[in-house]
Context: one part of a larger RNA
RNA sequence: GGCGUACGGGGGAUGCCUUGGCUCUCAGAGGCGAAGAAGGACGUGAUAAGCUGCGAUAAGCUGUGGGUAGGUGCAAAUAACCGUUAAUCCGCAGAUUUCCGAAUGGGGCAACCCAACCAGCGAUGGUUAUCCGAAAAGGAGGCUAACCCACUGAACUGAAACAUCUAAGUAGGUGGAGGAAAAGAAAAUAACAAUGAUUCCGCAAGUAGUGGCGAGCGAACGCGGAAUAGCCCAAACCAAUAUUGUUACGGCAAGAUUGGGGUUGUAGGACUGAGACAAAAUCAAAGAUUUUAUAAUAGAACCGUUCUGGAAAGACGGACCACAGAGGGUGAAAGUCCCGUAGAUGACAUAAAAUUUAGAUUUAUCAGUAUCCUGAGUAGCGCGGGACCGGAGAAAUCCUGUGUGAAUCCGCCGGCACCAUCCGGCAAGGCUAAAUACUACUGAGAGACCGAUAGUGAACCAGUACCGUGAGGGAAAGGUGAAAAGCACCUCGAACAGAGGAGUGAAAUAGACCCUGAAACCGUGCGCCU
Repeated sequence: GGCGUACGGGGGAUGCCUUGGCUCUCAGAGGCGAAGAAGGACGUGAUAAGCUGCGAUAAGCUGUGGGUAGGUGCAAAUAACCGUUAAUCCGCAGAUUUCCGAAUGGGGCAACCCAACCAGCGAUGGUUAUCCGAAAAGGAGGCUAACCCACUGAACUGAAACAUCUAAGUAGGUGGAGGAAAAGAAAAUAACAAUGAUUCCGCAAGUAGUGGCGAGCGAACGCGGAAUAGCCCAAACCAAUAUUGUUACGGCAAGAUUGGGGUUGUAGGACUGAGACAAAAUCAAAGAUUUUAUAAUAGAACCGUUCUGGAAAGACGGACCACAGAGGGUGAAAGUCCCGUAGAUGACAUAAAAUUUAGAUUUAUCAGUAUCCUGAGUAGCGCGGGACCGGAGAAAUCCUGUGUGAAUCCGCCGGCACCAUCCGGCAAGGCUAAAUACUACUGAGAGACCGAUAGUGAACCAGUACCGUGAGGGAAAGGUGAAAAGCACCUCGAACAGAGGAGUGAAAUAGACCCUGAAACCGUGCGCCU
């Protein structure tokens, strides 16, 4: 020096565990904010650095309901206190709530600086931003995960290059709203038969189409389901009010405002005439009742001088309950030990929903058809863009930048150029629940999901430490034991290091660098070889 073997050091794999995650389901809630939010700064404890709570009334104050012997958070210990005159704790309601922050009296390098006016003896309190609004009442502003609507709007990429095309009306940007949003009661779809607002799902169908007919893109009719709900104006006509014009001062006319009226395609309405007063529906302040939620209450049934063990819930033996044998804990594996569970019971207060009771509102018939009304810079058309399955094409339909520009029910639009017949409908005003989308948040639950290099970046004081001028990037880090019983005391030592005894414990090779403790790597003893 090598090999082997035994025992160690080192290291933290593996196994076991789970406080944390991940993905869903059901239900709730779907907002908070000038009555000052979200988010912070600074304070606040007997001692107090951090976290949590709270706000100069500062780990808290008041009322009320629950609850019952202990309590002063994480967090030990000490001190000092509180509590059966009911504390601590839990629910509901209220008070307080510094400073910054939309931040709003002015300023400002956020948490700071500086005012004016009013009231008050004073301490002190209040008012003073901007915009909308008749500048009166009142409202807005900011924050927030996704879902929704509108405006704006890429590129990488694919086409095996690339330009039309694609990616994609996606990502991104801006604005706006709601618990959903949007859409919506046919100027529809069809086809000689019919359907009857919208939305969503399954088919139709990767079909018809479109397409450097490349890559690709890609419907509808119809059928089956979910859910169902229909309405209101403008106008004609009538009336009132004030104004203006005109006047022969009797009026007449005009536009404006308000009220009545009226709302459709089998055309309807006004108007004229006749007739009816009933029935139905909707909304609703406040009250009452009920239910639910936000604390809770009781809640069945087992023992052993047995065995093993440190410990019994295990084994053995004999019992019991069950509308409860979900789950968790207890010194190993407990239906009957503890918390619970099933099934019951329960609210001063607050919130939500349902029902009900004053009241309010809306709707309807027949006949006549002379006259009047039925949404105009609109429909359509030219040019230029865009949306549709449709890339300008034979190109309908829809939107509109620009130009032009109708008809008025004997009317107008559509049915994929266009024309005729036929059929369907009535644009140029508006509202509308449900079925649908989503989950930051609350509760309950589930998993052929993870188990500490996994699962969230984060099981642990993590968006922390740290890095960066900044936007931003972004970790590592879990486990003594059943119980601290966390090693009194002695010895060596400079020692608050470390070690040896002693003691605790089932175990200390469980001693805090603490469960298990692999490998690399490093030693020591012994054997063999050189």

A computed fold for a 530-nucleotide part of an RNA from Petrimonas sp., annotated as large-subunit ribosomal RNA, domain I. Its Rfam family is "Bacterial large subunit ribosomal RNA". Its mean pLDDT, the model's own confidence on a scale to 100, is 85.